[in-house]
RNA sequence: GAGAACGGCAAACCGUCGGAAACGGCGGGACGCAAAGCCACGGGCCUGUCGCGCAUCUCGCGCCAAGGCAGCCGGGCUACCGAA
Numbered sequence: 001g002a003g004a005a006c007g008g009c010a011a012a013c014c015g016u017c018g019g020a021a022a023c024g025g026c027g028g029g030a031c032g033c034a035a036a037g038c039c040a041c042g043g044g045c046c047u048g049u050c051g052c053g054c055a056u057c058u059c060g061c062g063c064c065a066a067g068g069c070a071g072c073c074g075g076g077c078u079a080c081c082g083a084a
Stems, first nucleotide, its partner, number of pairs: 001081001008033002013028006031071001037077003041074003044069003051063004
C1' cells in the first nucleotide's frame, strides 16, 4: 500500500461440543480484513460461578474477575509481494 501477483484469514447465521455465563473448539458459511498472524502489558468493553452487601428474604437488586473479547483502541513480536 496499487487499477499488480501468489495466496491467507473468516463476521453474522446454522449444526455440534465445552462452559454458570461472556465466550471458545470443530464443521458449514462469507460481512469484511494489508497483519482480521501471535501476545491480556495499558485503556476500554462483556459475563458474574465464587464471594460481599441489601431486601418486600426459596424469586430479586447492587458490587466484584482470578473468567472473556486481539474483528474496540494503543503497545510488543513476526510475516508474503514490491508501483508511488